[in-house]
Context: one part of a larger RNA
This record gives sequence, C1' cells and structure tokens, in this order.
RNA sequence: GUCUCUUUAAGGAACUCGGCAAUAUGACCCCGUAUCUUCGGUAGAAGGGGUGCCUAUGUAAAUAGGCCGCAGUUAAGAGGCCCAACCAACUGUUUAACUAAAACACAGCUCUCUGCUAAGUCGUAAGACAACGUAUAGGGAGUGACAUGUGACCAAUGCGGAAAGGUGAACGCCUAGGGUGCAAGCUCUGGGUCUAAGCCCCCGUGAAUGUCGGCCGUAACUAUAACGGUCCUAAGGUAGCGAAAUUCCUUGUCGGGUAAGUUCCGACCUGCACGAAUCAUGUAAUGAGUUGGGUGCUGUCUCAAAGAGAUGCUCA
Repeated sequence: GUCUCUUUAAGGAACUCGGCAAUAUGACCCCGUAUCUUCGGUAGAAGGGGUGCCUAUGUAAAUAGGCCGCAGUUAAGAGGCCCAACCAACUGUUUAACUAAAACACAGCUCUCUGCUAAGUCGUAAGACAACGUAUAGGGAGUGACAUGUGACCAAUGCGGAAAGGUGAACGCCUAGGGUGCAAGCUCUGGGUCUAAGCCCCCGUGAAUGUCGGCCGUAACUAUAACGGUCCUAAGGUAGCGAAAUUCCUUGUCGGGUAAGUUCCGACCUGCACGAAUCAUGUAAUGAGUUGGGUGCUGUCUCAAAGAGAUGCUCA
C1' cells in the first nucleotide's frame, strides 16, 4: 500500500445519476392503531410501555413486597417506518453463465370452428392423439381479476351466404378447310355450342385486418365561437383520459412542495403524433418493479483519524 473488520468530536445526505454501501429497526408480553377498502384486509399500520433475581399468594397466569448492576430478549441470532404517483389485478414463470421486469402466464370475458368415422394435429400409409371425451365437450384467435363502459364506418382487404346474369379450361357435340392417300383412314388449322370451381356482380359481417377530414365567416370592448357557408369522404374520433411509460416546440402555463425543484404532485388543453378487448377509465390488496417526498439513522459526505487481522513491499 491493498483486502476484511472495529471505533469516532461537531454536523447529519451537505455525498451521489440515485441514501449505492453501511448504520439504524429487530425477540416475547401489554396498551394502542389512521386513511382507503372488493369488508377479507390495510395491520406487526403508526406510536407507546414492560422484560433479571429472591420471597409470599397461586395449578398456572398474574399481583404485591424486597435485592443487585451503567445496562436484565445483559452475549449471538431476529422488520426501519410513513406519504404520493406510474405500471402490472393477485400467487406464479423467464433470457442455466450480463436484462426478473411494466415482459410471459393467469382466473375471468369475447369471437370462431367442430354433430362424432368431430374439428384440429402427426404420419406416404396403416394408424395414433384429440378421447375410452360428445357442444356445461374439444380445437383456434384475441383480451387479461374486479367496477363502469366498449362509439361511427362494410369503401379497401379478409371471411360467410345466395344463386339470377357475365366471364370461364379440357373433354364431348356440331361444322368449315389444308396435307397425304385409289379409298377407308391418318394428320394439321379455324369457327360454333356446352361448361366446374374461381373471378365479376349482390347481401351480410368489427371483441375480423383496419379507418375514424379540410377551408372560410360570425356575438354591442377585445378575445373566443354555441351558429352559418362550402369542399371532400365508407365514415369523419363518441364516452373517458390528456405536456401522459404517448407532448416535438418544452424546463409549455398556473398552483403545491424547497431558501433555491429540467425531476415529482394537482390542474389547464394549443392531443407534433391518446382513445375504447393491438381494449378505455378507475381500482382495495400484492411487487427483490419505476419515480418523487418525509421521518429515524448513520464515516455516503464536510474531512479525515486511530486500531485489529490477513497479504504485499523494504531491510536483516
């Protein structure tokens, strides 16, 4: 010097991307316990007090009296807590060896296929699974507890249906002609007719793939526009939310918190570019999730110091 520890005046997060790390809290008994809530919880909430030994009563619990120490869960081991927001309902699962999460799954919800020799899957097939099941069953897709809701558009794409018409290959049928041959025939070319699926056409379908507008004017201050005009569209974004895990301009503006706040919380709405099962908005509980604040606590820091052990280095 490095590593692992111990202690530290005064201050107490001033450190730092960030309280990272380390303190602190800790067991048992008693008292006490807000907000919110799906009434189960939250909750060990928070916050207080006690704890040894002897004697007496007593089964015990406990109570009373006494005794000792600085200190009685006498050592060790043993939750820090609170407030607010985002995301995901939850327990669970995951990148064995850089990511444990807001990702996956989930119960619940919806659509769709399937009538049994089921649909679907594997296999060339036989056959097997589905299932020794039978629509309260099985397969596929999406969403993801619960509460309230889930708007408009079928023009495009997809899917389903219907069969009137159009189109529609080969075969078949009818027919015109060429080559060759004595002929029968063989062969080549053309025209017509008939006609399956499909396509066109028609209808339906969004918890199917998806999509959900411009411009101009107008109120007795100004501003704004309930209102009007016009163009286009299949229809022009409804409810709810909104500078958001989404907001470029942007550290938007206002309010709160701080002495001071690009973060945070509450609003506003000018939504570059939210929006309704690629779900929308809320939400108790839960989370080694993310963010902001507070309290306790501390060598994280002001600012460093001393000590122990281990291991180096130098000298012998």